This is a predicted structure of a 160-nucleotide RNA (SAM riboswitch aptamer (S box leader)) from a Gemmataceae bacterium.
[in-house]
RNA sequence: AUCUUAUCCAGAGUGGCUGAGGGGCCAGGCCCGACGACGCCACAGCAACCGGCCCGGUGAGGCGAGCCGCACGGCCCGCCCCCGAGGUGCAGGUGCUAAGUCCUGCCCGGCAAACGCCGCGCCCCCCGUUGGGGCGGGGUAUGGCCGGGGAAGAUAAGAU
Repeated sequence: AUCUUAUCCAGAGUGGCUGAGGGGCCAGGCCCGACGACGCCACAGCAACCGGCCCGGUGAGGCGAGCCGCACGGCCCGCCCCCGAGGUGCAGGUGCUAAGUCCUGCCCGGCAAACGCCGCGCCCCCCGUUGGGGCGGGGUAUGGCCGGGGAAGAUAAGAU
C1' cells in the first nucleotide's frame, strides 16, 4: 500500500509548547478558534479489538493420571483445544478522550399540503415605478421528518 472481517447514537481532559486556521477530501450547512482552536509533548482517563489471567460449559473433541481387581464398558480428575449474547484493566500491543463518522449528498420504504415554496385575486405600508406585509383560494412531496441500505472514511484483527 492493497484485500478480508468486525465495529462506529455509549464513554473519557488537564497542563506545557506553538500561533491561525480547524472539524479527512469535494459541495452545501452547522460548529470550534487570539478567553489560543488544530497540531506536538507530558500526565491523567475511557473503552475492551488483540494478548494475559479468572469463571462457566448436558463440547458425543484430543492427550494423560486415578478408581470400579485386569480387558470391555463406566465414573472421576488434570492439561490442551473449542464455545460463552461471562468476568477482570492487567507494568502487555493498539486505539480513543467537542458535536452520531458534526449533519447532508446515492438508492429504497413510510409520514406530512401543517410549515415552506410557486402562481392567482384582494387589501395595506413605503411609494425611490422588479420593495415589504396581511388575507383568501389553488398548485407543489424536489424543501421537511422517520427508518433501512449503500458509498467514502476511521479503528482493530488477519492476509498478501

Of the family's consensus pairs, 97% are formed in the model.
The coordinates come from a structure-prediction model, not an experiment, and the mean pLDDT is 83.